Small-subunit ribosomal RNA, 3' major domain from an uncultured soil bacterium, 458 nucleotides, folded computationally. It matches the Rfam family "Bacterial small subunit ribosomal RNA". Gene Ontology terms of the family: ribosome and structural constituent of ribosome.

[in-house]
Context: one part of a larger RNA
RNA sequence: UGACGGGGGCCCGCACAAGCAGCGGAGCGUGUGGUUUAAUUCGAUGUAACACGAAGAACCUUACCUGGGCUUGACAUGGUCGUAGUAGUGAACCGAAAGGGGAACGAGCCUUCGGGCAGCGAUCACAGGUGCUGCAUGGCUGUCGUCAGCUCGUGUCGUGAGAUGUUGGGUUAAGUCCCACAACGAGCGCAACCCUCGCUACUAGUUAAAUCUGUCUAGUGGGACUGCCGGAGACAAACCGGAGGAAGGUGGGGAUGACGUCAAGUCAGCAUGGCCUUUAUGUCCAGGGCUACACACACGCUACAAUGGCCGGUACAAUGGGUCGCCAAGCCGCGAGGCGGAGCUAAUCCCAUCAAAGCCGGUCUCAGUUCGGAUUGUAGGCUGCAACCCGCCUACAUGAAGUCGGAGUUGCUAGUAACCGCAGGUCAGCUAUACUGCGGUGAAUACGUUCCCGGGCC
Numbered sequence: 001u002g003a004c005g006g007g008g009g010c011c012c013g014c015a016c017a018a019g020c021a022g023c024g025g026a027g028c029g030u031g032u033g034g035u036u037u038a039a040u041u042c043g044a045u046g047u048a049a050c051a052c053g054a055a056g057a058a059c060c061u062u063a064c065c066u067g068g069g070c071u072u073g074a075c076a077u078g079g080u081c082g083u084a085g086u087a088g089u090g091a092a093c094c095g096a097a098a099g100g101g102g103a104a105c106g107a108g109c110c111u112u113c114g115g116g117c118a119g120c121g122a123u124c125a126c127a128g129g130u131g132c133u134g135c136a137u138g139g140c141u142g143u144c145g146u147c148a149g150c151u152c153g154u155g156u157c158g159u160g161a162g163a164u165g166u167u168g169g170g171u172u173a174a175g176u177c178c179c180a181c182a183a184c185g186a187g188c189g190c191a192a193c194c195c196u197c198g199c200u201a202c203u204a205g206u207u208a209a210a211u212c213u214g215u216c217u218a219g220u221g222g223g224a225c226u227g228c229c230g231g232a233g234a235c236a237a238a239c240c241g242g243a244g245g246a247a248g249g250u251g252g253g254g255a256u257g258a259c260g261u262c263a264a265g266u267c268a269g270c271a272u273g274g275c276c277u278u279u280a281u282g283u284c285c286a287g288g289g290c291u292a293c294a295c296a297c298a299c300g301c302u303a304c305a306a307u308g309g310c311c312g313g314u315a316c317a318a319u320g321g322g323u324c325g326c327c328a329a330g331c332c333g334c335g336a337g338g339c340g341g342a343g344c345u346a347a348u349c350c351c352a353u354c355a356a357a358g359c360c361g362g363u364c365u366c367a368g369u370u371c372g373g374a375u376u377g378u379a380g381g382c383u384g385c386a387a388c389c390c391g392c393c394u395a396c397a398u399g400a401a402g403u404c405g406g407a408g409u410u411g412c413u414a415g416u417a418a419c420c421g422c423a424g425g426u427c428a429g430c431u432a433u434a435c436u437g438c439g440g441u442g443a444a445u446a447c448g449u450u451c452c453c454g455g456g457c458c
Stems, first nucleotide, its partner, number of pairs: 008458006015449002019412005026302008034293002042053002064288007073126001077125007088105002093100002108117003128277002131275003137271002139266003142262001144260001149188006155164003167180004194254004199222007225248001228242004304405001308364007320351003325344002330339003371402001376397007418441007
């Protein structure tokens, strides 16, 4: 000077408290550990690994295993030599394919007609490596933490390390601002500038609006600044209350992450030093594995029911996506789906009459049930070369555990939690209950800061 303290003071945060909904018990989905395995590829491991890389493992992916092939190689550049029915197409035949094999057909550019280019073969340099080292690195990222801090110049003080400034009194979300002060200034952070939502004016308007207007669409402006009033204050900063206002004291949300910490994470996204490998740790192919299963943990979904289940009727969204695509009407099928073919390169057409919870009526009457849906059987549908290992969906049948969950533990302060559905990316298909968005319905509680956790200042 820091760090730490079961030292003190001050302050903050869904940190506790007050509440609401959960998790921990059940079944299932997914990830991880462990075990198993020929292989169950690799990485991530307290917070800050564990629905994480993976925005999608049947083959491919794929890096793993078994087996079969190739060796200048699947891919790049260059040197030397050779080759002329050469490049290219590639039949028999062996084979699971890769690969081997090679009948037959058969092209080009430049040219001084010698040859050269492209090609093929041999050979040499080399290629290749998801092999190792994230403790050799770049880049990127997580975390403390959107916490309010971290520093510098000059001056002053101290022998010096250093201190001062940055402390103190107030105040703030804030090192925010005011006052004081051997300090005076400045920089990176804070705030503001940026995007978006809410109010409004104007302009324009296709495909939206029957018509004018309005809604809407998308551009440019305005609007909020403690500006005004009162209180209290050191009559400073600020604070409390009020008016007006669509909005009030940072209006809501986003983007934005200081100096640094953790030899944090990543050599498997990419790049890259060094090391290792070179008829193999490279590369091609077939099949298998990543999907195993006594068990343990993590994140979720569905439930255990009457604020409910089932049946009938009926109402209201927003975001998005679509030409190798979205797919209407109509017809067939109980249904998944099939036939069909209109429209749409999309404010036009389609997904999609776009929703579901909701509302109205009926039924069930507390039961392992008309709750719950696991599991299994049969029959089908779809995608795809191919659903045995190992896909999704439909119908019928089957109907398991489960009657609200121990110790413990998580999220959330408002259009939030909770409940409800919809869309998208990835994608042939899908194990999505995940993730990223969108709207619909829409709460309770906060006395307070003693305590737990984390953080800031003295």
The coordinates come from a structure-prediction model, not an experiment, and the mean pLDDT is 82.